A computed fold for a 74-nucleotide RNA from a Candidatus Nanoarchaeia archaeon, annotated as transfer RNA. Rfam family: tRNA. It is annotated as a transfer RNA. RNAcentral holds the sequence, with entries from ENA.

RNA sequence: GGGGCCGUAGUAUAACUUGGUUAGUACUCAUGGUUCGGGACUGUGAAAUCCCAGUUCAAAUCUGGGCGGCCCCA
Numbered sequence: 001g002g003g004g005c006c007g008u009a010g011u012a013u014a015a016c017u018u019g020g021u022u023a024g025u026a027c028u029c030a031u032g033g034u035u036c037g038g039g040a041c042u043g044u045g046a047a048a049u050c051c052c053a054g055u056u057c058a059a060a061u062c063u064g065g066g067c068g069g070c071c072c073c074a
Base pairs, nucleotide, nucleotide: 001073002072003071004070005069006068007067010027011026012025013024020057028046029045030044031043032042033041050066051065052064053063054062
């Protein structure tokens, strides 16, 4: 330099193919219940689509560019 794949809560992961519910789930965190106290269990809550632009009534999803990571070739 060329090509391919990927980027979603603090962590992991689903939804992408076929655009359409309030972006789901587990752990985590906060708080309540339970307990003499803790653990385990359990109620409630908090927290995310890498950035910009475009297409569209509507974008995590499609298109273009950028940034970052991994792999292959040179």